[in-house]
Context: one part of a larger RNA
Molecule: small-subunit ribosomal RNA, 5' domain
Organism: uncultured prokaryote
RNA sequence: UUGAACGUUGGCGGCAGGCCUAAUACAUGCAAGUCGAGCGGUAACAGAUCUAGCUUGCUAGAUGCUGACGAGCGGCGGACGGGUGAGUAACGCGUAGGAAUCUAUCCAGUAGCGGGGGAUAGCCCAGGGAAACUUGGAUUAAUACCGCAUACGCCCCCGGGGGAAAGGGGAUCUAUUUAUAGACCGGUCACUAUUGGAGGAGCCUGCGUUAGAUUAGCUAGUUGGUAGGGUAAAGGCCUACCAAGGCGACGAUCUAUAGCUGUUCUGAGAGGAAGAUCAGCCACACUGGAACUGAGACACGGUCCAGACUCCUACGGGAGGCAGCAGUAGGGAAUAUUGUGCAAUGGGCGAAAGCCUGAUGCAGCCAUACCGCGUGUGUGAAGAAGGCUUUCGGGUUGUAAAGCACUUUCAGUAGGGAGGAAGGCGUUGUAGUUAAUACCUGCAACGAUUGACGUUACCUACAGAAGAAUCACCGGCUAACUCCGUGUCAGCAGCCGCGGUAAUACGGAGGGUGCAAGCGUUAAUC
Numbered sequence: 001u002u003g004a005a006c007g008u009u010g011g012c013g014g015c016a017g018g019c020c021u022a023a024u025a026c027a028u029g030c031a032a033g034u035c036g037a038g039c040g041g042u043a044a045c046a047g048a049u050c051u052a053g054c055u056u057g058c059u060a061g062a063u064g065c066u067g068a069c070g071a072g073c074g075g076c077g078g079a080c081g082g083g084u085g086a087g088u089a090a091c092g093c094g095u096a097g098g099a100a101u102c103u104a105u106c107c108a109g110u111a112g113c114g115g116g117g118g119a120u121a122g123c124c125c126a127g128g129g130a131a132a133c134u135u136g137g138a139u140u141a142a143u144a145c146c147g148c149a150u151a152c153g154c155c156c157c158c159g160g161g162g163g164a165a166a167g168g169g170g171a172u173c174u175a176u177u178u179a180u181a182g183a184c185c186g187g188u189c190a191c192u193a194u195u196g197g198a199g200g201a202g203c204c205u206g207c208g209u210u211a212g213a214u215u216a217g218c219u220a221g222u223u224g225g226u227a228g229g230g231u232a233a234a235g236g237c238c239u240a241c242c243a244a245g246g247c248g249a250c251g252a253u254c255u256a257u258a259g260c261u262g263u264u265c266u267g268a269g270a271g272g273a274a275g276a277u278c279a280g281c282c283a284c285a286c287u288g289g290a291a292c293u294g295a296g297a298c299a300c301g302g303u304c305c306a307g308a309c310u311c312c313u314a315c316g317g318g319a320g321g322c323a324g325c326a327g328u329a330g331g332g333a334a335u336a337u338u339g340u341g342c343a344a345u346g347g348g349c350g351a352a353a354g355c356c357u358g359a360u361g362c363a364g365c366c367a368u369a370c371c372g373c374g375u376g377u378g379u380g381a382a383g384a385a386g387g388c389u390u391u392c393g394g395g396u397u398g399u400a401a402a403g404c405a406c407u408u409u410c411a412g413u414a415g416g417g418a419g420g421a422a423g424g425c426g427u428u429g430u431a432g433u434u435a436a437u438a439c440c441u442g443c444a445a446c447g448a449u450u451g452a453c454g455u456u457a458c459c460u461a462c463a464g465a466a467g468a469a470u471c472a473c474c475g476g477c478u479a480a481c482u483c484c485g486u487g488u489c490a491g492c493a494g495c496c497g498c499g500g501u502a503a504u505a506c507g508g509a510g511g512g513u514g515c516a517a518g519c520g521u522u523a524a525u526c
Base pairs, nucleotide, nucleotide: 001524002523004522005521006520007519008518011373012372013371014370016368017366018365019331024329025328026327028326029325030324033076034075035074038073039072041069042068045067046066047065048063049062050061051060052059053058054057083284084283085282092209093208094207095206096205097204098203101201102200103199106197107196108195109194110193111192112191114148116146117145124137125136126135127134128133154161155160167189172183173182174181175180210256211255212254217247218246219245222244223243224242225241226240227239228238229237259281260280261279262278263274264273265272266271286307287306288305289304290303309320310319311318312317337363339362340361341360345359346357347356348355349354376406377405378404379403386397387396388395389394410467412462413461414460415459416458420453423449425447426446427445428444429443430442431441432440471514472513473512474511475496476495477494481510482509483508484507485506491498492497
């Protein structure tokens, strides 16, 4: 000094930490959704309208008409966040550089956003299956999909070639009995192409990065070249052909061990040890392999194949993956709640309101560590009683107690009470934008509001010394001594050693010493 454990004792608070072992197996719940301002729609809920019934204000039915919205198509996000350290001695990490690259969302710039088409989920109908699920038919929409037009940049033999897009919402106006249709407009959000940036990612190189020589030779895509392929991109990355190289005592290869770093502990330093928490990077997600989608994965809570294991089954076939948060069994000396809230911070989606978020904020448990506070204060000699001891006079426990006088921290009870809240919503005003006093945006004022923690922190009052001290040691090292018991026995012990009848060393007692809500022991590092 510790992510500690064990023994014993235990009042309060703050702040941190909490499976180091079996990367063992997992019951149950939750941990990634969101958008109706992309789409066709309407399963549920609520409202409205209509119809019928009557117990005259509830029953039933109809209508997507409205708020909304199950399932579905579509978009974005599920590559972040969270976990673990098995593997890895490696361009993995650290550091300093490099060129042959990509980049969704975001910011800035330029140009565009024209005109068409055919499908398919859902719904409906008909089947198959125990289930998981699945087949056929008919029909329908889009910011889904596909042509055409246009083309800066792109390719090129400089003739030419090939290649985009999507709309949504809102205001105003016109026609109209309403549905609806059309016009128009600038602003907003989206879409396409492209340039630059930001942030991110991939790749290459120098140097550094544990032990063993009782591991001395290793290597055929191996080393280099040419051509081709492949990739976002250089490259034996891959293939064909050619050459025979390449690495190694400055330790190759092999074996063992190990995630790396900032840092942490120790030390005067040089060093040595460690890599929990926090932060950066890497790797992994039951075991092994593979690709798909996508800007990004070869993807923890996606897909496929194989394997082991578990579960369901109508035996035909299916389902699963806590090294997410809790929790269970097991292992172990040993490590917590199947808690609460999205109020804050942050993330995803959304125009927004908002929804989701076991990230996170909090609470619970544990003296596990550190820090702070308390367990009273003053006075009090008859030096009480009792204990221990004694040379029997006394000494000591000891101002200690009792008694007297005070105080009330903390805990308790009652009352008050910040801050963490910024925002968002509504109204009004004003400025910008605009044809516009619409809409939208900025600012200001006003109004009603948003807190899990929380019986918060803090403050005040009340009562009463009231509720709160242990543990180890006392031969030397090492602060602290006597009596009794025991008699080389029982025992102690970190080292020296102690005990065989006067033991300051064993056991008990009185006294003392050291720490103190801890104290000792064990383990481990310096």